[in-house]
SAM riboswitch aptamer (S box leader) from a Thermoleophilaceae bacterium, 123 nucleotides, folded computationally. The coordinates come from a structure-prediction model, not an experiment, and the mean pLDDT is 84. The source organism's lineage runs through Bacteria, Bacillati, Actinomycetota, Thermoleophilia and Thermoleophilaceae. The sequence was found by an Rfam model in a public genome assembly.

RNA sequence: UAUGCAUCCAGAGGGGUGGAGGGACAUGGCCCUGUGAAACCCCGGCAACCAUCUCGUCGGCCUCGGUCGGCGCGAACGGUGCCAAUUCCAUCAGGCCCCAAGCAAAGGCCUGGGAGAUGUGAC
Numbered sequence: 001u002a003u004g005c006a007u008c009c010a011g012a013g014g015g016g017u018g019g020a021g022g023g024a025c026a027u028g029g030c031c032c033u034g035u036g037a038a039a040c041c042c043c044g045g046c047a048a049c050c051a052u053c054u055c056g057u058c059g060g061c062c063u064c065g066g067u068c069g070g071c072g073c074g075a076a077c078g079g080u081g082c083c084a085a086u087u088c089c090a091u092c093a094g095g096c097c098c099c100a101a102g103c104a105a106a107g108g109c110c111u112g113g114g115a116g117a118u119g120u121g122a123c
Stems, first nucleotide, its partner, number of pairs: 001122001003121006013043005021032003026091004044083003049079002052075002055072007087115001092112006
């Protein structure tokens, strides 16, 4: 960054500085916050995306000692990230339910999209 792919209903504390906001954007809600918001710092933690490692398994190569690659369970020093609420909920599209003689509205549910966030690749 109008970029490819993957994931996003789980998980995770305390202190200091600070001093009024914050929950991405817009709108409508709802929530957090002087029992201290944002931001910054220290210590701690969560996770398993990247990297690394043990083991197992499949395949190739081989000097039969090994080695390379794929997949899986696990580990957790490192690289990020994260540590209120589903990405806090909704908005766009489609479907189902509900109501009902029938149609519709409101409401509920499901699926997808868009936007966003994080990782990783590419430029």